Context: one part of a larger RNA
Molecule: small-subunit ribosomal RNA, 5' domain
Organism: uncultured bacterium
RNA sequence: GACGAACGCUGGCGGCGCGCUUAACACAUGCAAGUCGUACGGGGUCCUUCGGGGCCCAGUGGCGAACGGGUGCGUAACACGUGAGCAACCUGCCUGUGGGUGGGGGAUAACCCGGGGAAACCCGGGCUAAUACCGCACGAUGUCACCUGGGCCGAUUGGCCUGGUGAUGAAAGGGGCUCAACGGCCUCGCCCAUAGAGGGGCUCGCGGCGUAUCAGCUAGAUGGUGAGGUAACGGCUCACCAUGGCUACGACGCGUAGCCGAUCUGAGAGGAUGAUCGGCCACAUUGGGACUGAGAUACGGCCCAGACUCCUACGGGAGGCAGCAGUGGGGAAUCUUGCGCAAUGGGCGAAAGCCUGACGCAGCGACGCCGCGUGCGGGAGGAAGCUCUUCGGGGUGUAAACCGCUGUCAGGAGGGAAGAAUGGGCGCGGGAGGAAAUGCCUGCGUUUUGACGGUACCUCCAAAGGAAGCACCGGCUAACUCUGUGCCAGCAGCCGCGGUAAUACAGAGGGUGCGAGCGUUGUUC
Numbered sequence: 001g002a003c004g005a006a007c008g009c010u011g012g013c014g015g016c017g018c019g020c021u022u023a024a025c026a027c028a029u030g031c032a033a034g035u036c037g038u039a040c041g042g043g044g045u046c047c048u049u050c051g052g053g054g055c056c057c058a059g060u061g062g063c064g065a066a067c068g069g070g071u072g073c074g075u076a077a078c079a080c081g082u083g084a085g086c087a088a089c090c091u092g093c094c095u096g097u098g099g100g101u102g103g104g105g106g107a108u109a110a111c112c113c114g115g116g117g118a119a120a121c122c123c124g125g126g127c128u129a130a131u132a133c134c135g136c137a138c139g140a141u142g143u144c145a146c147c148u149g150g151g152c153c154g155a156u157u158g159g160c161c162u163g164g165u166g167a168u169g170a171a172a173g174g175g176g177c178u179c180a181a182c183g184g185c186c187u188c189g190c191c192c193a194u195a196g197a198g199g200g201g202c203u204c205g206c207g208g209c210g211u212a213u214c215a216g217c218u219a220g221a222u223g224g225u226g227a228g229g230u231a232a233c234g235g236c237u238c239a240c241c242a243u244g245g246c247u248a249c250g251a252c253g254c255g256u257a258g259c260c261g262a263u264c265u266g267a268g269a270g271g272a273u274g275a276u277c278g279g280c281c282a283c284a285u286u287g288g289g290a291c292u293g294a295g296a297u298a299c300g301g302c303c304c305a306g307a308c309u310c311c312u313a314c315g316g317g318a319g320g321c322a323g324c325a326g327u328g329g330g331g332a333a334u335c336u337u338g339c340g341c342a343a344u345g346g347g348c349g350a351a352a353g354c355c356u357g358a359c360g361c362a363g364c365g366a367c368g369c370c371g372c373g374u375g376c377g378g379g380a381g382g383a384a385g386c387u388c389u390u391c392g393g394g395g396u397g398u399a400a401a402c403c404g405c406u407g408u409c410a411g412g413a414g415g416g417a418a419g420a421a422u423g424g425g426c427g428c429g430g431g432a433g434g435a436a437a438u439g440c441c442u443g444c445g446u447u448u449u450g451a452c453g454g455u456a457c458c459u460c461c462a463a464a465g466g467a468a469g470c471a472c473c474g475g476c477u478a479a480c481u482c483u484g485u486g487c488c489a490g491c492a493g494c495c496g497c498g499g500u501a502a503u504a505c506a507g508a509g510g511g512u513g514c515g516a517g518c519g520u521u522g523u524u525c
Base pairs, nucleotide, nucleotide: 001524002523003522005521006520007519008518009517012372013371014370015369016368017367018365019364020330025328026327027326029325030324031323034063035062036061039060040059042057043056044055045054046053047052070283071282072281080207081206082205083204084203085202086201089200090199091198094196095195096194097193098192099191100190101189102136104134105133111126112125113124114123115122116121142168143167144166145165146164147163149162150161151160152159153158173188174187175186176185177184178183209255210254211253216246217245218244221243222242223241224240225239226238227237228236258280259279260278261277262273263272264271265270285306286305287304288303289302308319309318310317311316336362338361339360340359344358345356346355347354348353375405376404377403378402385396386395387394388393409466411461412460413459414458415457419452423448424447425446426445427444428443429442430441431440469514470513471512472511473510474495475494476493480509481508482507483506484505490497491496
């Protein structure tokens, strides 16, 4: 000097930050992930001019739930940082380009009927729909094989482009407008291929810790052949074969630890740290496992085992705050069971919109940084009190009283934001395309949308009124006297003070330093 601090005394206001460093201890309660009726059948309800229209919902289905949020247990490792590589890879949604979207089938939930169970929930029979599921067709630039095809290239197995033959080989519809009909158009989708963006997987060089009172370690171990597996390389796994591989440039073991951007300190080099914010990693009661999916450490998914808690009709079930609040416990110690989706961002939806403890705000805490105030001017050779005294006087001290003035903050009254852009409604245009209409792109005007919040801010009113403490005064180190005590009581960072005149203990007067703080303790440079 610094701090996520704590403790003691004290404490007026505001802004911006920060707030379980300990038990990854256990958790009551509420909330934290849904959404779509323009995918589907159905149920309910309201209105009706009986034509129809509106709203809500459990279920099937789609997308999301792998993001966002938390924690730092584990991990000394390609985990992280940095620089390269993949001719060994994947990629939903989004963007660009090209093409396609034909025709069928069988089920099943919901629902109805019946049954079992205390419950959780389950079973049987029957009906039904789809953008759910399954064949078929057309079909290629996709995939595989062949033509030891052709061309260009390379960094080993080869890569890219291209031709022929054979095999394989996709899809789904919904909404709207127009139309007598056939049909046409618009829009949201669906399928195939290819390119991109962004995201991920894998490999390698280098770098960052303590211990040698750890010196040898290793059998899938090191390599090969073949096979399996993976999106993909690979002992990743397996069969066989060989006997290798690492190590004093520290293997192996043990201990400790998430890593980084950064933070603190320092002239720097360096040292220490890794709270908040950002990137990466790991984990989600403990251990194991797979499923689904473009993607899984799957926190608020599933299964098994363990511990624990709860319900039970004893047969059997339910649960997982290291999400936001909150509770107990541990601890020197760390907050509200708040408001709102108005903004930003995310999920779903054609949209309106819904959801969002992400987030935006508010609350508590001098925990930190910064700013402001607690008044300003005048006022005696100088009141009182207190204190010292050589008893003359000195100090507190312009300090107070008293006179004049001002009005920050707090208080009262009135006015009162920015953050709002969108989106929607209404009105008026423009454009591409189309037979037309809806729709699409786009502009203007108007109206509507604020949790914070009647907050910030502004004006006015009153009034010096409501707002100063803490540590120190022997030397280091700025600041001195009196009284008490008498090696006692005590002080102390080091040196050291105290045994009868103690500037060192305790109190007082005075002084010094900082100031809404001041000291102490701890840690680090």